[in-house]
RNA sequence: CGAGUUUGAUCCUGGCUCAGGACGAACGCUGGCGGCGUGCCUUAAACAUGCAAGUCGAGCGGGGCCUUCGGGUCCAGCGGCGGACGGCUGAGUAGCACGUGGCUGACCUGCCCCCCCGUGGGGGAUAGCGGCGGGAAACCGCCGGUAAUCCCGCAUGCGGUCCCCGGGGUGGAGCCCGGGGAAGAAAGCCCGUUUCGGCGGGCGCGGGGGGAGGGGGCCGCGGCCCAUCAGGUGGACGGCGGGGUAACGGCCCACCGGGCCUGUGACGGGUGGCCGGUCUGAGAGGACGGACGGCCAGACUGGGACUGGGAACGGCCCAGACGCCUACGGGCGGCAGCAGUUAGGGAUCUUGCGCAAUGGGCGGAAGCCUGACGCAGCGACGCCGCGUGGGGGAGGACGGCCCUCGGGUCGUAAACCCCUUUUCCCGGGGACGAGGACGGACGGUACCCGGGGAAGAAGCACCGGCUAACCCCGUGCCAGCAGCCGCGGUAAUACGGGGGGUGCGAGCGUUGUCCGGAUUCACUGGGCGUAAAGGGCGCGUAGGCGGCCCGGUCAGUCGGGCCUGAAAGCCCGGGGCUCACCCCUGGGUCGGGGUCCGGGACGGCGGGGCUGGGGGGCGGCCGAGGGGCGCGGAAUGCCGGGUGUAGUGGUGAAAUGCGUAGAGAUCCGGCGGAACACCGGUGGUGAAGGCGGUUCCCUGGGCCGAGGCCGACGCUGAGGCGCGAGAGCGUGGGGAGCGAACCGGAUUAGAUACCCGGGUAGUCCACGCCGUAAACGGUGGGCACUAGGUGUGGGGGGUAUCGACCCCCUCCGCGCCGGCGCGAACGCAGUAAGUGCCCCGCCUGGGGAGUACGGCCGCAAGGCUAAAACUCAAAGGAAUUGACGGGGGCCCGCACAAGCAGCGGAGCGUGUGGUUUAAUUCGAUGCGACGCGAAGAACCUUACCAGGGCUUGACAUGCGGUGUUCAGGCGGGGAAACCCGCUGGCCGAAAGGCGAACCGCACAGGUGCUGCAUGGCUGUCGUCAGCUCGUGCCGUGAGGUGUUGGGUUAAGUCCCGCAACGAGCGCAACCCCCGCCGCUAGUUGGUUCUCUAGCGGGACGGCCGGGACCAACCCGGAGGAAGGUGGGGAUGACGUCAAGUCAGCACGGCCCUUACGUCCUGGGCUACACACACGCUACAAUGGUCGGAACAACGGGCAGCCAACCCGCGAGGGGGAGCUAAUCCCAUCAAAACCGGCCUCAGUUCAGAUUGCAGGCUGCAACUCGCCUGCAUGAAGGAGGAGUUGCUAGUAACCGUGGGUCAGCACACUACGGUGAAUACGUUCCCGGGUCUUGUACACACCGCCCGUCACACCACGAAAGUCGGCAACCCCUGAAGCCGCCAGGCUAACCCCCUGUGGGAGGCAGGCGUCGAGGGUGGGGUCGGUGAUUGGGGUGAAGUCGUAACAAGGUAGCCGUACCGGAAGGUGCGGCUG
Repeated sequence: CGAGUUUGAUCCUGGCUCAGGACGAACGCUGGCGGCGUGCCUUAAACAUGCAAGUCGAGCGGGGCCUUCGGGUCCAGCGGCGGACGGCUGAGUAGCACGUGGCUGACCUGCCCCCCCGUGGGGGAUAGCGGCGGGAAACCGCCGGUAAUCCCGCAUGCGGUCCCCGGGGUGGAGCCCGGGGAAGAAAGCCCGUUUCGGCGGGCGCGGGGGGAGGGGGCCGCGGCCCAUCAGGUGGACGGCGGGGUAACGGCCCACCGGGCCUGUGACGGGUGGCCGGUCUGAGAGGACGGACGGCCAGACUGGGACUGGGAACGGCCCAGACGCCUACGGGCGGCAGCAGUUAGGGAUCUUGCGCAAUGGGCGGAAGCCUGACGCAGCGACGCCGCGUGGGGGAGGACGGCCCUCGGGUCGUAAACCCCUUUUCCCGGGGACGAGGACGGACGGUACCCGGGGAAGAAGCACCGGCUAACCCCGUGCCAGCAGCCGCGGUAAUACGGGGGGUGCGAGCGUUGUCCGGAUUCACUGGGCGUAAAGGGCGCGUAGGCGGCCCGGUCAGUCGGGCCUGAAAGCCCGGGGCUCACCCCUGGGUCGGGGUCCGGGACGGCGGGGCUGGGGGGCGGCCGAGGGGCGCGGAAUGCCGGGUGUAGUGGUGAAAUGCGUAGAGAUCCGGCGGAACACCGGUGGUGAAGGCGGUUCCCUGGGCCGAGGCCGACGCUGAGGCGCGAGAGCGUGGGGAGCGAACCGGAUUAGAUACCCGGGUAGUCCACGCCGUAAACGGUGGGCACUAGGUGUGGGGGGUAUCGACCCCCUCCGCGCCGGCGCGAACGCAGUAAGUGCCCCGCCUGGGGAGUACGGCCGCAAGGCUAAAACUCAAAGGAAUUGACGGGGGCCCGCACAAGCAGCGGAGCGUGUGGUUUAAUUCGAUGCGACGCGAAGAACCUUACCAGGGCUUGACAUGCGGUGUUCAGGCGGGGAAACCCGCUGGCCGAAAGGCGAACCGCACAGGUGCUGCAUGGCUGUCGUCAGCUCGUGCCGUGAGGUGUUGGGUUAAGUCCCGCAACGAGCGCAACCCCCGCCGCUAGUUGGUUCUCUAGCGGGACGGCCGGGACCAACCCGGAGGAAGGUGGGGAUGACGUCAAGUCAGCACGGCCCUUACGUCCUGGGCUACACACACGCUACAAUGGUCGGAACAACGGGCAGCCAACCCGCGAGGGGGAGCUAAUCCCAUCAAAACCGGCCUCAGUUCAGAUUGCAGGCUGCAACUCGCCUGCAUGAAGGAGGAGUUGCUAGUAACCGUGGGUCAGCACACUACGGUGAAUACGUUCCCGGGUCUUGUACACACCGCCCGUCACACCACGAAAGUCGGCAACCCCUGAAGCCGCCAGGCUAACCCCCUGUGGGAGGCAGGCGUCGAGGGUGGGGUCGGUGAUUGGGGUGAAGUCGUAACAAGGUAGCCGUACCGGAAGGUGCGGCUG
């Protein structure tokens, strides 16, 4: 620091995703040790049990026990101090709660420290206790007596407080000094001593002053989301006077006023403890607030006060919920303390030890208490450290995996040898932590020493790209994977397993969350012409920003000092645990706030001045600028009349319509509405929408000139207000033409459209609404600056002139071209999209959606504002190359046209589909499969079926064994194959050997699958003229240029031009055949000629004329056998169709191996209701038939061609000559043609199918299933619908002949010759192709893409009669505890009085009443949510239905707004846009 992903490719925009770090984590697999940390994030849910706050006998009385009689000790109670700290939690809280900085002249402060003064003398009560009583208990009542550091008078008053007077001073109250007056304190205990009076010391107590520390209150500033929360507020804001408090205050109350807060976001809603800090990040920032520390808040929920210096987790009262006890009367309880339980949850620990340390409470102290704390336990939860061994060891073992079979790899890895002992185990020693004494939970721990032994200790994820790491097998769009792109449909580095590898390692992965990458909310650091994004336009409020000069001021800003910014944290240095984590210590940081002093440029503020910005005045000018009243002509329509007739109108063609009741046409007259031709413009004007005949009236604006006036008055503009095409709405008019809807006619498969005929709203006017648009330059406004050229509108000037005709300069406006610069490109370019400044609006992936809900506006239609769930991995912009277009230009081809012959109809042949079958083997399937693989299926072929057989096999090679079992012959069975029996080699004298065969092993074999695993070969576009490369140049790039252009050609053929210059594969030529000539040779041929074979010549636009740029080349002519590539062939560029072929062959992989191999017999491939393709023969008279009689070429031939001759009507048979073939034969005759006869238009003397009979040939064999012959039979067929094929010359057509295959079988194929035409105006159209250009939403490329309804499935959401719940308020009723107020007839110690009583008074209390008041109740609303029959649209979903809207002029250009209509896309009207 980036990477993957939109495309065929490219650049850009843009989203999604990944690699990093972090965590109070959880889950999966795995797990050796230690240190330091850390551990209910969920139910502020409920809690069993134990513990967590007491202490003081030196305040007091009493009781129990002990006693050495001095006393000691324990206990409840009175009293004091402490239970307001410590510990826990995060519910609530958006607040002065927190942070930070101040203020308190408005305050408090127990214990602690310092100072001053005092502590005199009296009185009263009460618990405990005793007695009596009630209760289950908790506990309570009555009577009696009692102490104090308990309570209360009195005295005194340094000082303090209050009131009055005088003075000083300040910042508002206050403070200081002086004088006078008034009220107001206290408690004792211990020790020592004592002459028992006291004195001293200590601890206390009271008054006052100060300090320290702690708090209360107030203020400035700062920190979440929603504006779909915009208005809020009733003690609410202020005043006067009171009450209350430690204290200010509307904190509370009475009265008075009419305020107060709010766009700098009040009020409301949601969320949330805040901070130091933590994580991340380069930083700025973002996210978070667990542990530790500070603050706040809470203690079952709500309310309340009491005590106290201070207020309530382990205090009290009341209410509520819940739980427990109960004798049913009544009581008790609050783990968000430590541990623990249950519940919830993905998930979070021991009911441990100790007060030894640190700290806290009480005490004079000893000491007691302390789940604070110190330790230990559990959990890889995190961080850090260590180990699971080190060295040697190759024939590179065994084994696994892979293999091209050679080998490679796991792999020095193991074994084995040597060594070490961290850790571990055993044994021994053994702390620091403890300061002056005692005292160690941790702990016999850390640590040290000795001994033992490689001993006990490795896993997890990943290996398609991103991203480091590859092979085999299995699976077969299955099972599965997946963070994104995407893998899997028979060879998967992507699934699963194995081997191997990569990464990390006591961990590794996954999930979740945060930051990062994301400059993807952009302060640092983004954008808005076309990608998302400029408001439709203006006026203007707040706000933001603001010209030149002078002097003043300083809150912005800058400098310096001081205060603060706690500690921890972070960074740096040093130090301690063996290192590290961790800890200690010093420094820095803590980006901030406050205050004092200073500076005065810039900005602000206030003052003075200026004129350049801006404005006003003067002079001149401009225009479809706006509003109103009139007027005018042309045209359409209608009405009246005339002339006049049979049509008119309309379209692609028609029809509906109009017209003999007289249309249309034409002439005259009249009526009415709307719009204003020409001028007119690429023009003018307005802020925009918009504005067009003309006169007049009213009115806005702009420009120019000259510089007389004002003196910054400016720019922008959130809200706000106004204007705002068309459509639409309301009321009333008007209505000629046009014309949604609607009706009709056509078109069509349909035609709710396009076309035609009608036609209502509307279009027009007035007034009022609506407020939208492709309201667009898709470009907000203002100012300034930055090359030029050219045109045009308005004004001014110069020059010139008869003249404002031209020319030059200048200001303002409207256009075009173009440089710098900018831009992704297209392009913009002084009218910026350039360079800057100021202000506003807007954007942040696509869909959902400009939709829902809410709010505001509207009569309605609807407008404005504006989400989410869900879903996708894209959606986009510009440009590139193609392909395509019912786009354009140019040009080819038997492409059309022109013409000839056909096919499509018939019969038959062949092939195919289909069907059938035991099998009808397989393949080929638009052109480019279908007389194709087949150049020849009766058996064979043969791959198919049935049945019968064989297994080392019908065939190859190797090894081992046996070796007469084999081949052959004979016999038997059998349909054959095959089986059984007999006989049965070579060399050698023999032993033995060899060969065959057999047995066994390895292997053979497969026309079984995959032509999308392949080679080779082939078809096709296409014999089309194209396809590329090197270098250079252009472009960010894909790519372009070259190859485009002008000519020319059959041709990218050639010429010219050109940022290109060359080159390659194609074209052409070189090769073969034919045509002319020459030469050579020639057997079997013919010396010249002919023929055969070979070699050469000839033709090159060479010559002449014309055209052309005088270039390519084109036209004409001569000569020539032949011309302008002479005719034909061979030859097929880069590539396309996953085209065809695993069945020709080869070959990877898979599959079968007594069988998917192999042999045999028979059958099938020849089936037949049909359909198609290619042919043959015909339908006849340019024909048929009979007779006569001509003329070829290419070829073939030895188990072959077969002559003469003979037989047969014939096929053929006999016969045997010749020929391995320029000799002989096929083959004497080719046929059509030609000559002559008959047939005379008929299903025939046409045609020959079909069938019968009789024969011939081949072959082992013609039944299924061959060919041929003769006789007989004689079918359909009378020229073939839509449609469709071939051919441009020796071609088509017609005619026959040969050959291959082959035993036989040819209407097929192939080759050959014979006879031998017609037509081409032309390129509009069909098909195919080339090239340039254009559009594109196509790129598996138009057989493309794609829209909407409907149907089905699933998902989320809206609405909905309702229904259920949460939250916060409000009205009224009720109203606990309690504070406060009043009353107090009942009760009543201290003080007072009379004076002594059961006395009175003051005061207090019970009780009552009242205000407030938690909660409860009734009620109507608000708000949020759940659910809801049904309903609405939306999204998604391999192959559903209907159409074809859009993309190419998408076949009616498209789109925007609006209105109406229609199954649906959509159509139409009006206005607008060009994208």

This is a predicted structure of a 1475-nucleotide RNA (small-subunit ribosomal RNA) from a soil metagenome. Its mean pLDDT, the model's own confidence on a scale to 100, is 88. It matches the Rfam family "Bacterial small subunit ribosomal RNA".